[in-house]
RNA sequence: CGGGCCGGCUAGACGGUCGCGUCACCGCGGCCUCCGGGUCACGGUGCCGAGGAACGUCCGGGCUCCACAGAGCAGGGCGGUGGGUAACACCCACCCGGGGUGACCCGCGAGACAGUGCCACAGAGAACAGACCGCCGUGGGCGACCACGGUCAGGGUGAAACGGUGGGGUAAGAGCCCACCAGCGACCGGGGUGACCCGGCCGGCUCGGUAAACCUCGUCCGGAGCAAGGUCAACAGGGAACGCUGAGGCUGCUCGCCAAGUUCCCGGGUAGACCGCUAGAGGGCGGCGGCAACGUCGUCCCGAGAGAGAUGGCCGUCCAAACGCGAGAGCGUGGGACAGAACCCGGCGUACCGGUCGACCCGUUCA
Numbered sequence: 001c002g003g004g005c006c007g008g009c010u011a012g013a014c015g016g017u018c019g020c021g022u023c024a025c026c027g028c029g030g031c032c033u034c035c036g037g038g039u040c041a042c043g044g045u046g047c048c049g050a051g052g053a054a055c056g057u058c059c060g061g062g063c064u065c066c067a068c069a070g071a072g073c074a075g076g077g078c079g080g081u082g083g084g085u086a087a088c089a090c091c092c093a094c095c096c097g098g099g100g101u102g103a104c105c106c107g108c109g110a111g112a113c114a115g116u117g118c119c120a121c122a123g124a125g126a127a128c129a130g131a132c133c134g135c136c137g138u139g140g141g142c143g144a145c146c147a148c149g150g151u152c153a154g155g156g157u158g159a160a161a162c163g164g165u166g167g168g169g170u171a172a173g174a175g176c177c178c179a180c181c182a183g184c185g186a187c188c189g190g191g192g193u194g195a196c197c198c199g200g201c202c203g204g205c206u207c208g209g210u211a212a213a214c215c216u217c218g219u220c221c222g223g224a225g226c227a228a229g230g231u232c233a234a235c236a237g238g239g240a241a242c243g244c245u246g247a248g249g250c251u252g253c254u255c256g257c258c259a260a261g262u263u264c265c266c267g268g269g270u271a272g273a274c275c276g277c278u279a280g281a282g283g284g285c286g287g288c289g290g291c292a293a294c295g296u297c298g299u300c301c302c303g304a305g306a307g308a309g310a311u312g313g314c315c316g317u318c319c320a321a322a323c324g325c326g327a328g329a330g331c332g333u334g335g336g337a338c339a340g341a342a343c344c345c346g347g348c349g350u351a352c353c354g355g356u357c358g359a360c361c362c363g364u365u366c367a
Base pairs, nucleotide, nucleotide: 001363002362003361004360006358007357008356009355010354012318013317014316015315016314017313018312020049021048023046024045025044026043027042029040030039031038032037051338055349056348058347059346060345061344062343063225064224065223066222075221076220077219078218079217080094081093082092083091084090095109096107097106098105099104110216111215115214116213117210118209119208132155133154134151135150136149137148138147139146140145163181164180165179166178167177168176182206183205184203185202187200188199189198190197191196229275230274231273232272237266238265239264240263241262242261248258249257250256282301283300284299285298286297287296288295289294319336322333323332324331325330
């Protein structure tokens, strides 16, 4: 210098102007008042006002209410080993398998000698297999050939054909026998917490794949969700008392009763209001422990919380993408992705214009 691989940070900047939402204060007005004030509307001033994914709502927890003696069944999640964590389907480290020259990446990574199922097409045969061609034997035929049998060594089919090479053996063959290699299993020794690894020895044992098919084993899981839940509480409802002057109905009058009115009490709790509500398994830096995830200590920092509703537009100067011109410096055009809180955290997944920093790998050249 070229190509690559992994990780971090950032997510336009500044100014002006017009708006939007909560809160605080001020002004003005309405209503209530126990005269202290309270509340509502409007206007003004001030502070603050989205994200790395706020998203999907796929996992895990906190919190809240309901249920609950214990155990099991059903249903569902998870699945190499060790660790981290509040917990996880997440993270870290390692093991095994696969890919890459490498940095590094990928793995839904228990069990297929517990049982059942499935394995398209092609092919003779697809699972305690199989004779289409070929090879060999016997019989028939002068012969080409035919029949029966043996044979999986060779050919052919297939994603997959029941170990590989060589030798012995045989009518021809075959782990039928032998040597070596590969795999599997038993035993022994060593290393590791462990998954597992290394070495030795024995056994012809050669046992196909599929569990994101049923299933088996191990392990975990009660349900619903902030529209959770809680507090206050209009109107309406029930009860009691009062009913002076004219005023409702039975009834023309008196009494009585009913209705209405006023005041007080009662229960459940609708509308509505408030709480829950954001300072938390929180973040930055440093020390210590640990390979790491992470833990712990010290110090500093943390101004959305709505009504399921706000967080925006325009202008100017710059910055980067893209395009055009130019040998170049540069000039002109142009315009900034994905998206957007609503109980809160930890993850995962997905979307995304670009910029920037760091570690590492490969190639080439030079020293």
This is a predicted structure of a 367-nucleotide RNA (Bacterial RNase P class A) from Plantibacter sp. Leaf1. NCBI's taxonomy places the organism under Bacteria, Bacillati, Micrococcales, Microbacteriaceae, Plantibacter. Rfam family: Bacterial RNase P class A. Rfam classes the family as a ribozyme. Its mean pLDDT, the model's own confidence on a scale to 100, is 77. The sequence is in RNAcentral, with records from ENA and Rfam.